[in-house]
RNA sequence: GUUUAAUCCUGGCUCAGAUUGAACGCUUGCGACAUGCUUUACACAUGCAAGUCGAACGUGGAUUUUUUCCAAGUGGCGAACGGGUGAGUAACACAUUGAUACAUGCCUUACAAUGGGGGAUACAUUAAUGAAAAUUAAUAUAAUACCGCAUAACAAUAAUCUAAGGAUUAAAGUGGGGAAAACCUCACGUUGUAAGAUUGGUUGAUGUCUGAUUAGUUUGUUGGUUUUUAGUUUAAAAGACUACCAAGACUUUUAUCAGUAGCUAUUCUUUGCGGAUGUAUAGCCACACUGGGAUUGAGAUAAGGCCCAGACUCUUACGAGAGGCAGCAGUGGGGAAUAUUGGACAAUGAGCGGAAGCUUGAUCCAGCAAUGUCGCGUGUGUGAUGAAGGUUUAAAACUGUAAAACACUUUUUUUAAGGAAUAAAAAGUUUUAACUAAUAAUUAAAAUUAAUGAAUGUACUUAAAGAAUAAGUACCGGCUAAUCACGUGCCAGCAGCCGCGGUAAUACGUGAGGUGCUAGCGUUAAUCAGAAUAAUUGGGCGUAAAGUGUGUUCCGGCUGUUUAAAAAGAUUUAUAUUAAAUAUUUGAGCUCAACUCAAAAAAUGUAUAAAUUACUUUUAAACUUGAGUUUAAUAUAAGAAAAUAGAAUUUUGUGUGUAGCGGUGAAAUGUGCAGAUAUACAAAGGAAUUCCGAAGGCGAAAGCAUUUUUCUUGAUUACAACUGACGCUUAUACACGAAAGCGUGGGUAGCAAACAGGAUUAGAUACCCUGGUAGUCCACGCCCUAAACUAUGUCGAUUAGCUGUUAAAAUUUUUAGUAGCGAAGCUAACGCGUUAAAUCGACCGCCUGGGGACUACGAUCGCAAGAUUAAAACUCAAAGGAAUUGACGGGGACCAGCACAAGCGGUGGAUGAUGUGGAUUAAUUCGAUGAUACACGAAAAACCUUACCUACUCUUGACAUGAUUAGAAUUUUAUUGAAAAAUAAAAGUGCUUGAAAAAGAACUAAUACACAGGUGCUGCAUGGCUGUUGUCAGCUCGUGUCGUGAGAUGUUGGGUUAAGUCCCGCAACGAGCGCAACCCCUACUCUUAGUUGCAAAGCUUUAAGUACUUUAAGAGAACUGCCGACGAUAAGUCUUGGAGGAAGGAGGGGAAGACUUCAAGUCCUCAUGGCCCUUAUGGGUAGGGCUUCACACGUCAUACAAUGGUUGAUACAGUGAGUUGCAAAAUUGCGAAAUGGAGCCAAUCUCAAAAAUCAAUCUUAGUUCGGAUUGUACUCUGCAACUCGAGUGCAUGAAGCUGGAAUCGCUAGUAAUCGCAGAUCAGCAUGCUGCGGUGAAUACGUUAACUGGUCUUGUACACACCGCCCGUCACACCAUGGGAGUAGGUUUUAUUUGAAAUAAAAGUUUCUAACUUUUCAAAAAGAAGAUUUUUUAUCAUAAUAAAACCUGCAACCGGGGUGAAGUCGUAACAAGGUAGCCGUACUGGAAGGUGUGGCUG
Repeated sequence: GUUUAAUCCUGGCUCAGAUUGAACGCUUGCGACAUGCUUUACACAUGCAAGUCGAACGUGGAUUUUUUCCAAGUGGCGAACGGGUGAGUAACACAUUGAUACAUGCCUUACAAUGGGGGAUACAUUAAUGAAAAUUAAUAUAAUACCGCAUAACAAUAAUCUAAGGAUUAAAGUGGGGAAAACCUCACGUUGUAAGAUUGGUUGAUGUCUGAUUAGUUUGUUGGUUUUUAGUUUAAAAGACUACCAAGACUUUUAUCAGUAGCUAUUCUUUGCGGAUGUAUAGCCACACUGGGAUUGAGAUAAGGCCCAGACUCUUACGAGAGGCAGCAGUGGGGAAUAUUGGACAAUGAGCGGAAGCUUGAUCCAGCAAUGUCGCGUGUGUGAUGAAGGUUUAAAACUGUAAAACACUUUUUUUAAGGAAUAAAAAGUUUUAACUAAUAAUUAAAAUUAAUGAAUGUACUUAAAGAAUAAGUACCGGCUAAUCACGUGCCAGCAGCCGCGGUAAUACGUGAGGUGCUAGCGUUAAUCAGAAUAAUUGGGCGUAAAGUGUGUUCCGGCUGUUUAAAAAGAUUUAUAUUAAAUAUUUGAGCUCAACUCAAAAAAUGUAUAAAUUACUUUUAAACUUGAGUUUAAUAUAAGAAAAUAGAAUUUUGUGUGUAGCGGUGAAAUGUGCAGAUAUACAAAGGAAUUCCGAAGGCGAAAGCAUUUUUCUUGAUUACAACUGACGCUUAUACACGAAAGCGUGGGUAGCAAACAGGAUUAGAUACCCUGGUAGUCCACGCCCUAAACUAUGUCGAUUAGCUGUUAAAAUUUUUAGUAGCGAAGCUAACGCGUUAAAUCGACCGCCUGGGGACUACGAUCGCAAGAUUAAAACUCAAAGGAAUUGACGGGGACCAGCACAAGCGGUGGAUGAUGUGGAUUAAUUCGAUGAUACACGAAAAACCUUACCUACUCUUGACAUGAUUAGAAUUUUAUUGAAAAAUAAAAGUGCUUGAAAAAGAACUAAUACACAGGUGCUGCAUGGCUGUUGUCAGCUCGUGUCGUGAGAUGUUGGGUUAAGUCCCGCAACGAGCGCAACCCCUACUCUUAGUUGCAAAGCUUUAAGUACUUUAAGAGAACUGCCGACGAUAAGUCUUGGAGGAAGGAGGGGAAGACUUCAAGUCCUCAUGGCCCUUAUGGGUAGGGCUUCACACGUCAUACAAUGGUUGAUACAGUGAGUUGCAAAAUUGCGAAAUGGAGCCAAUCUCAAAAAUCAAUCUUAGUUCGGAUUGUACUCUGCAACUCGAGUGCAUGAAGCUGGAAUCGCUAGUAAUCGCAGAUCAGCAUGCUGCGGUGAAUACGUUAACUGGUCUUGUACACACCGCCCGUCACACCAUGGGAGUAGGUUUUAUUUGAAAUAAAAGUUUCUAACUUUUCAAAAAGAAGAUUUUUUAUCAUAAUAAAACCUGCAACCGGGGUGAAGUCGUAACAAGGUAGCCGUACUGGAAGGUGUGGCUG
């Protein structure tokens, strides 16, 4: 950051930081220091990595004849170090700290010795075999090689064995000097002994990963006791090994088994505790192609040694041989990925040597790589006309002092010159000292002489040249620093999370600009942090995940008061150790830094010693308050067994009695004349216990109810006494555990899964009805689960009260339960609150995102059903709790409305008109589409209109502005053409200023470009306007208050109103937009004024008048004001209570439409952003179309007739309109009309009434109703009446006789009915807008339906019920379980095999110098040894058989997850339309349904 419309919480996911032996992408100037196969312990070509000593030995060769050098061999030392790797190993392997029964070459110290003999042998020579590797024979020879003999202990101790007397056991010389037959001396060796140092062996304690879906393991396994069970082995202890005896040993403080892993100092991270890590460096271990084995040796079970087996590779003459880079380089292979087949022994170290010295892929250096860390640079200053270019804007503007230009500097770079340190020991010479008889020799010290450098002509210094050689990368929607334009159009693509993209993308791509870091930047992978997200520090469990269904109890954990002792824990002090490096601090050295060096501190740990005694612990002794016991009472559906009572249901029998009963929303199935239901009596049987009964009681929970008896547990209270911590909790274990279900045997009245039938329904495997079996009941035995809930573990202590109730006791009141409300406090909130969810303590259980999954596999239990325990892959960014505001409900309450009801008249049927859909068409232009489109835009489609189609035609254009030129404008005629238009000719000279010339304005034409033009698209980019909710009464704000907050309050409540209208009350007080009023018309009166109005009589005219009517200006009038009743005395109500009044409760009507809703409608009224067209999507003209026609719908007109039609007579309006006009009288025509032209620019003239009324006729019929359609003849308008106008006369005379389901309007001057006028308009009105005439009926009322409003309630909805959402089925993909089997691996057991080797045994053969004996020429025997062969034991490998575990594959089967808009239903959320859910059983395509018990969520 992300769940929501918003909020608080819970909770996961994700990001920002640091780090790396890294890799990848783009880029790259220099240096220093580090680092560099994390993968195949895969296979390796080639070279090198361990030699040295001639002062141990003989020999050969070369050289010179003095010696020196070289070579193989014998011999000595070394090769067990150094170097590599991390496969194995969960272990005394490692770390820390102890122990000792042992060994220890070289080294140090001390003592002693070093005498005298012997026979072989290699190399070599000769001969022979073999391809080779190599080997054999004969002959000859030496030693510090080898073998005997002699000696070996006094001092303080030689060693081993011992029968305690004793026995046995060593050696080697070489070189230098002196001397010269013998000898002396020095050095280096050799031998023995003792001690040390060093190194190693063995061993104790503590610590060291995960899994219990690994709980039992073990047969040398445990022990056999200090002089022993008996032995072996070893340097040494030991079951290390053998025989015998005993039966032990280990384990929930996790044995055994399985998986993974070298361990540590350290390293990374963190404030820290911790978590992760083990690369480089250092210590230890293990390994050396795989497995086994010994030999040599001080040391090995030996990386560059040996033997054997196996796999692999190579050579071969096929007979046989050779090999082991996990040493340094290097090659192949693997992999995302990791370097040179380099130089030198100069330094440091190692081996050998007396030494010089030799060897050393250890090491020191160099090379490669931005792999990391650190340092430096890529220039500095001035420079505005803000250059050009680029991007962008209406214009500014940005890039940007950036550049250019001028001046300067030289780190770096290039060239040239100079040029270190790392090197001093050793060696030579001299002197001194020691040793010595000695001046030799040797050793030590000092002085002195000359020498040694791989890196390297490097670091560094100087000079010259010259800005010269040097900047990238990622990002710019939020988190997160940084934005614009164009392109694209849910495409291409981006993405760490949220998410972006469907024509105006700050999120994709490009450009410009900007931001971050910088020789690097970014991405990926990994670790820690953030994450209090495993919580020791430092979390939780009523509803979010989480208290076991309940109790009893062993181990374990914890445990009251007092005293004493001990000193295990604890605390303090000291000592030892805690390798070095690292890290910290300080200082120093490389120009700084990284890096390196030095010192200090620290090293929290362990061990030992000493001390302290408050606390815990242990021991001992006490105490009474915790706990318990005794006594006396009390209440109770606590439990078990036996007996028992009445009412009801059902059935049966008998009687009475007759046609229905029963059941439902309504029915039907069912039952009944074979006599039901009903009713009376009697009987049978089973199950459950009415009232009392309650928020009541009891029990650990489940649970427990007629009554009585017996047996048994627990609880409470009171008073006194007793015991003396006996307590609390409790994993495992044990016991109990509703309902359903299972087994065996009974029982079965009612009820009732399944099942059957009837209904309902689109279907109805359901809800409803009629039946009905398991079951429900009893006995015994299983099962062991529930929403087993207070969704709240048990125990103890502390912390305000008030009210009810049960039991007990009794002074006020107290104790123990059980309920309600509430203080503090707690809680996310809801709420909890002495019965805590408050504050403390003890112990146990449990949780760690949602789904997958109360699942799979495995195990245990079960007769079964199933229960308990319990994952992973995969998938999502949420899932969830509480509360808020809305919306919704087939929730509730209240209210209003022509909403229903009561009425009147219609529509829906007919014909016509008109609009729409559909169809058709070249075109039938476009828009409007539930209410809120459809006589709507259109208040007038023959042309025009006109936007459409066809044809012809124009291109700066029909229209606007600007430039230049010409001309006044304008008018007429002719030709062609359908016209637009084209061509030709003629006439015409205007206005303003000025004396004139001329200039200017307007207009016309031509030329060229900017542009015009568009009824083209987007109403989902917009303005404006409009519809609708709705003339409904609502919608909000400020301040205050309440709440963590969204929000609430106000605006709710009690009344009232048409009204959020008003009154009262109230943590609210006020205010705004709406309501009302103000405005207009109308109804009454008055005043004033008036002609064209009015006005009396008679013929007319004139004159006078202004009372009345009227006109139009002003004023008045009505306010529940008055009386009465009701009401809170208020507001107000009663109008059919009354008075008065023209009018009475808003008098009637109009205009006026709050915040919003519907992305409602309109780009074709107008305006307008963007996009599109530009010889056309623009302009002009003619003709056609918008007028079509199987059909469907809406709105109207006229009718179906007598309340009428027809004919005749006759009366009364108002609003309006009129000069391109209304048009009178009069005349003509049957008529539409024509002629005519008085009057009127209108209170003057004209248009100009109908129904009604009166009279006559028609007489109920498709008519004298009705008028469509058609024929014919006309009239009018107009260039024009064919497509396509209106009207008239005559003739024709269709459907239609009051209209199905359904549905519309209207409450009074209203409905209904009658005509009139106007706009549009040349003409065309059944439409629209107005006007008046005649003029009703009904409203009991608000139960149900519709719409709306207020309050409340529920909610899984918020795009808001046209919502959300469940399961099967079908399709695609993904991972996974089972699976006949199949393949591989690991481990174990049994049997067989039995290399090399070791040990033992056996015998045979051969050989043997020195020693012993005999003889001594030889030979023989003994002893000891060697060789060979055989056997036995152990054993590697291999084979066979079996088992366990792990992994892969698998036809087929199963469920799960994810997918675009598929199919079937609608289970859940509202009373979700049958309340839902939990457990269980049956059942159904599916969600589900039903039974039974439980829960309220």